[in-house]
The RNA shown here (SAM riboswitch aptamer (S box leader)) has 107 nucleotides and comes from Orenia metallireducens. The organism belongs to Orenia, within Bacteria. Its mean pLDDT, the model's own confidence on a scale to 100, is 84.
């Protein structure tokens, strides 16, 4: 970096550092000196190990190990269909795709 797969509507600090950012991208709209990103701790989940169960899935129990994750549904929306509505615009709903994130395998 690329392949496959599985999850993306719950959860989690009013600390302690550190100073301007940050929310993938693009458009929107938020956060942000009532302190952004990061690091440290604390927390959350429980995907992989682990432990019971089972012929096997299934289920289940701990979280001391590997990850992940702690504003807004993945903060919307981004391509496509369907219905609505309507002026052939702009809109608004659902769906599926795409992108993107995480895990866990392979190249």
């Nucleotide at each position: 970096c690329u392949c496959u797969u599985a999850u993306c509507a719950a959860g989690a600090g009013a600390g302690g550092u550190g100073g301007a950012g940050g929310g993938a991208c693009u458009g929107g709209c938020c956060c942000g000196a009532u302190g952004a990103a990061g690091c440290c701790c604390a927390g959350c989940a429980a995907c992989c190990a682990u432990c019971c169960c089972u012929g096997a899935c299934a289920g289940g129990g701990a979280a001391a190990g590997g990850u992940g994750c702690u504003a807004a549904u993945u903060c919307c929306a981004g391509c496509a269909a369907u219905a609505c509505a309507g002026a052939u615009a702009a809109g608004u709903a659902u769906u599926g795709a795409g992108a993107g994130a995480u895990g866990a395998g392979g190249g």
The sequence is in RNAcentral, with records from Rfam and Ribocentre.